[in-house]
RNA sequence: UAUCAAGAGUGGCAGAGGGAACGGCCCAAUGACGCCCGGCAACCGGUUUCGUGGUAAUUACAGGGAACAACGGUGCCAAUGCCGUCAAGUCGACUAUCGACUUGAAUCGAUG
Numbered sequence: 001u002a003u004c005a006a007g008a009g010u011g012g013c014a015g016a017g018g019g020a021a022c023g024g025c026c027c028a029a030u031g032a033c034g035c036c037c038g039g040c041a042a043c044c045g046g047u048u049u050c051g052u053g054g055u056a057a058u059u060a061c062a063g064g065g066a067a068c069a070a071c072g073g074u075g076c077c078a079a080u081g082c083c084g085u086c087a088a089g090u091c092g093a094c095u096a097u098c099g100a101c102u103u104g105a106a107u108c109g110a111u112g
Stems, first nucleotide, its partner, number of pairs: 001112004009037001011036003017027003021085004038077003043073003046068005052062002081108001086104008
């Protein structure tokens, strides 16, 4: 800095916790998490093309958009990043306060 509501196995190995933290709520010996295989996707590398800068002009070079491919580098394959945490708004309840919904350039995180 961009994206994070889509997508992805009835396989093999192995054997206890796992879903970032906290609080929930879930997954898990009918085998979770992890590894291998398989798969999904298209961020970077690839190909084509359209502008911009540059130049007398073309090229080199730099940067931007679109399309294609899926060979390489990642990433991902329960639940919206599973929900919430911060802020604003609306509604309800109402002693204090709490709950629901919407939005976010809030907070925390993940990947390139």